[in-house]
């Protein structure tokens, strides 16, 4: 140095071909239940959708670069 693929909450991920509020598990923390704990339920909190620009009436989603990480070639 070319080439591909991933990057979304503390953590593993979804998001179906741009549209109405950005989810779920697990965890965290509060309350109910219990003699207590765990289990169980009920709610809260946590996100610059990896960056940076562009297309648009609207971008997690599409388009060019960049940056990290992995795999492959040289």
């Nucleotide at each position: 140095g070319g080439g591909c693929g991933u990057g979304u909450a503390g953590c593993u991920c979804a998001g179906u071909u741009g549209g109405u509020u950005a989810g779920a598990g697990c965890g965290u923390c509060a309350c109910a239940c219990u003699g207590a704990u765990a289990a169980u339920g009920u709610g809260a909190a946590g996100g610059u959708c990896a960056c940076u620009g562009g297309u648009u009436c609207a971008a997690c989603u599409c388009c060019a670069g960049u940056c990290a990480c992995g795999c492959c070639c040289a």